The RNA shown here (transfer RNA) has 72 nucleotides and comes from Candidatus Shapirobacteria bacterium CG03_land_8_20_14_0_80_40_19. Its Rfam family is "tRNA".
RNA sequence: UCCCCUGUAGCUCAACGGUAGAGCGUCCGCCUGUUAAGCGGUAGGUUCGAGGUUCGAAUCCUCGCGGGGGAG
Numbered sequence: 001u002c003c004c005c006u007g008u009a010g011c012u013c014a015a016c017g018g019u020a021g022a023g024c025g026u027c028c029g030c031c032u033g034u035u036a037a038g039c040g041g042u043a044g045g046u047u048c049g050a051g052g053u054u055c056g057a058a059u060c061c062u063c064g065c066g067g068g069g070g071a072g
Stems, first nucleotide, its partner, number of pairs: 001071007010024004018055001027041004048064005
């Protein structure tokens, strides 16, 4: 320098172009003599950034930035 993959909640990951969810974790409660386990519930997101396409973009296109891999 070029090519490919990837970026979504604290973590690991979902989401045919149509109001962004799950598990774990945090917090609150139930249960228990207490803890753990189990059960119920709450909160938590400008979907890496800037443009473009579209009635509508996490999703498609372009350019950047970060991470991983490969070629020279």